[in-house]
This is a predicted structure of a 74-nucleotide RNA (transfer RNA) from a Flavobacteriaceae bacterium. It matches the Rfam family "tRNA". From the family's description: Transfer RNA (tRNA) molecules are approximately 80 nucleotides in length. Rfam classes the family as a transfer RNA. The coordinates come from a structure-prediction model, not an experiment, and the mean pLDDT is 84. The source organism's lineage runs through Bacteria, Pseudomonadati, Bacteroidota, Flavobacteriales and Flavobacteriaceae.
RNA sequence: AGCGGGGUAGAGCAGUCUGGUAGCUUGUAAGGCUCAUAAUCUUAAGGUCAUAGGUUCGAAUCCUGUCCCCGCCA
Numbered sequence: 001a002g003c004g005g006g007g008u009a010g011a012g013c014a015g016u017c018u019g020g021u022a023g024c025u026u027g028u029a030a031g032g033c034u035c036a037u038a039a040u041c042u043u044a045a046g047g048u049c050a051u052a053g054g055u056u057c058g059a060a061u062c063c064u065g066u067c068c069c070c071g072c073c074a
Base pairs, nucleotide, nucleotide: 002072003071004070005069006068007067010026011025012024013023020057028044029043030042031041032040050066051065052064053063054062
C1' cells in the first nucleotide's frame, strides 16, 4: 500500500440499519430540602456530530476525498 472498527457536550457513551426537534449517565453552576454537610430533588449552561465536498425540501445518519486512533494481513 490493502482490509475492518472507531472520531457526537469537560469525561464515558447511545442515536446511523429505516434521513425529519441532538440525547443518556457523570461532572459543572444556581436553587429547593437540612442547624450544617453528604445524599436526594428541580432548573440551567455546555455541541461547526473529526474535516472538505456531493445528493436531498431536509444529513450525526446516504455517497466521495482527506486527517487522527485501534486492530488484521505482509